[in-house]
Context: one part of a larger RNA
RNA sequence: CUCUUUUUAAGAAACUCGGCAAAAUAGCCCCAUAACUUCAGGAGAAGGGGUGCCUCCUCACAAAGGGAGUCGCUGCAGCUAUCAGGUUUGGGCGACUAUUUACCAAAAUACAUGUCUUUACAAAGUCAUAAAACCAUGUAUGGGGUUGACGCCUGUCCAGUACUGGAAGGGCAAGAACGUUGAUGACCUGAUGACAGAACAGCCAGCAACCGAAGCCCUAGUGAGCGGCGGCCGUAAUUAUAACGGUCCUAAAGUAGUGAAAUUUCUUAUCGAGUAAGUUUCAACCCGUAUGAAAGGUGUAACGAUUUGGGCACUAUCUCGAAGAGAGAUUUG
Numbered sequence: 001c002u003c004u005u006u007u008u009a010a011g012a013a014a015c016u017c018g019g020c021a022a023a024a025u026a027g028c029c030c031c032a033u034a035a036c037u038u039c040a041g042g043a044g045a046a047g048g049g050g051u052g053c054c055u056c057c058u059c060a061c062a063a064a065g066g067g068a069g070u071c072g073c074u075g076c077a078g079c080u081a082u083c084a085g086g087u088u089u090g091g092g093c094g095a096c097u098a099u100u101u102a103c104c105a106a107a108a109u110a111c112a113u114g115u116c117u118u119u120a121c122a123a124a125g126u127c128a129u130a131a132a133a134c135c136a137u138g139u140a141u142g143g144g145g146u147u148g149a150c151g152c153c154u155g156u157c158c159a160g161u162a163c164u165g166g167a168a169g170g171g172c173a174a175g176a177a178c179g180u181u182g183a184u185g186a187c188c189u190g191a192u193g194a195c196a197g198a199a200c201a202g203c204c205a206g207c208a209a210c211c212g213a214a215g216c217c218c219u220a221g222u223g224a225g226c227g228g229c230g231g232c233c234g235u236a237a238u239u240a241u242a243a244c245g246g247u248c249c250u251a252a253a254g255u256a257g258u259g260a261a262a263u264u265u266c267u268u269a270u271c272g273a274g275u276a277a278g279u280u281u282c283a284a285c286c287c288g289u290a291u292g293a294a295a296g297g298u299g300u301a302a303c304g305a306u307u308u309g310g311g312c313a314c315u316a317u318c319u320c321g322a323a324g325a326g327a328g329a330u331u332u333g
Stems, first nucleotide, its partner, number of pairs: 001328008010319002014317001019314001027051005036041001038149001052073002054069005074078001086312007093304002098109002114146005125134002150299004155229003160226002162222005169217002175211001179207004184202001188197003230248005257291001258288001270284001272282002
């Protein structure tokens, strides 16, 4: 010097991102226990007192328990060592118990609950050219999606996109084909041939009336489907504001709630509380860059190795150091 560890005057978080670490609390018995609440809890709430040994009494002997005694004993201290909760209060998130990231345990996942949709089993759906496979060694108390206890609720828009229903009309493929165009064309004609001309049938190629399904166009529905949910101008007897009016646009113009929020850039918004002093915290306001209702909205007792603010207790975290014990390293012998 490093590590482990003991003690420390006065102060007591002034330390620090943050009480990290340490200290403190601790067992059992008695008393006493608030708000709130889903009436189960909260609760070991909080907060007090007692605790050893000895003698005596009591209960049926004993044991255990209870009681009495301080002119009974004794220590600084009697759960004496070991072992062994710190506590309280406000907010956020998630109801809870559970699960997960061998370094992030959470507000993430799951969950009970709600809801939508699909499906009669060779299920729907997924994958594959197919055989097959998964779903599922499941069978409607099923499969898939979403939400996430509980309480109060869950507004509006079907224009776009998606899905479902409909069948009148429009448009439409392969196919088949009335018909039609062209090439070739035995045979025929020119003059016997080369050659030239015309051309039925056949064959080849093209076009094509008429017939021809669904999707599509069309039409209607569906938002706990994907999603969306406005501008501008004026107006009240100070000023300010605008219940009110006008106008444009839209499928409809954000309802109830909540709100500087895990969402707010400006921003340390503003006001209030807490402090001597508070970019954090709480309670409000609403001017929501860019909140909002099952990608749920908002409350909520209990719960949490969650996150954030305050208080009490406690302390070498600090003011600010000091002394000791053990181990190691280094140096010297």